[in-house]
RNA sequence: AAACAAGUUUUCUAGGGUUCCGCAGUCGCAAGACUGGUCUGGUCCGAGAGAAAACUCAUAGCCAAAUGGCUGUGACACGGAAGGAUAAAAGCCUGGGAGAU
Numbered sequence: 001a002a003a004c005a006a007g008u009u010u011u012c013u014a015g016g017g018u019u020c021c022g023c024a025g026u027c028g029c030a031a032g033a034c035u036g037g038u039c040u041g042g043u044c045c046g047a048g049a050g051a052a053a054a055c056u057c058a059u060a061g062c063c064a065a066a067u068g069g070c071u072g073u074g075a076c077a078c079g080g081a082a083g084g085a086u087a088a089a090a091g092c093c094u095g096g097g098a099g100a101u
Base pairs, nucleotide, nucleotide: 007055008054009053010052011051012050015045016044020042021041022039023036024035025034026033027032057074058073059072060071061070062069063068076096078099082094083093084092
């Protein structure tokens, strides 16, 4: 000194908490109120270094001649502490950051 598609979106997973629901407890005639995530869960959040798909971009080959279509390829990636958002937390965001190599 070093990244350019190391692109965007969606679905999901590891993981995460506790707004809402459920569950448990207390109170209450009841409606309901409060407490509990040190409650398996549904909703919810959710990966650069997890999975899949769509689109897009680059590129090689083939077909075509309408500058389009089809197929292939697109590797690798150790990593804090701290802070931030949301109800809250997190493999979320800062961040393929600092650092290490």
A computed fold for a 101-nucleotide RNA from Paenibacillus sabinae, annotated as Guanidine-I riboswitch aptamer.
Its Rfam family is "Guanidine-I riboswitch aptamer". Rfam 15.1 lists 1,509 matches to the family in 1,281 species.
Its mean pLDDT, the model's own confidence on a scale to 100, is 85.
The sequence is in RNAcentral, with records from Ribocentre.